């Protein structure tokens, strides 16, 4: 310094006002919210000279994570089958245009627009309530190992 490892700590946000109704933070009117890596032409700060470095900027861009589903695998529970778990693995898995400015923009400015697992509900949920004191991409630190 680089890499694999150990462990630890950290890791998600919202229905305010109002309608109508026997009953809706589910409907309607409006409001409100945006997990994690990349990418980046905003901006900032510093060098230093018209470029460099460091931080920062996407819900709709490229990848991922929770939920579901599925196997000729893998291991555990079971004599064993059947069945269940956990792992790997694969599958499903939402939504962006336009004006501007520029060399260059799905990211920047204006504009106006979309999208949100499953289960439950006195009435249909991105905002309640519950699997979930869970998982989890990840993010910080730290072990002790090689070089």
């Nucleotide at each position: 310094a680089c890499g694999a490892c150990u462990c630890u700590u950290c890791g998600g946000g919202g229905c305010a006002a109002g309608g109508u109704g026997a009953a809706a933070u589910u409907c309607c009117u409006u409001a409100c919210c945006g997990g994690c890596g990349g990418u980046g032409a905003u901006c900032a700060a510093g060098c230093a000279u018209u470029g460099c470095u460091u931080g920062u900027u996407a819900g709709u861009c490229c990848g991922u994570g929770a939920c579901c589903c599925g196997u000729u695998c893998u291991u555990c529970c079971c004599u064993a089958c059947c069945g269940g778990a956990a792992g790997a693995c694969g599958g499903u898995g939402g939504a962006g245009c336009u004006g501007g400015u520029g060399a260059a923009a799905c990211u920047c400015c204006g504009g106006c627009a979309c999208c949100g697992a499953c289960a439950g509900u006195u009435a249909a949920a991105g905002u309640c309530u519950g699997g979930a004191u869970g998982g989890g991409a990840g993010a910080a630190g730290u072990u002790g190992c090689u070089c």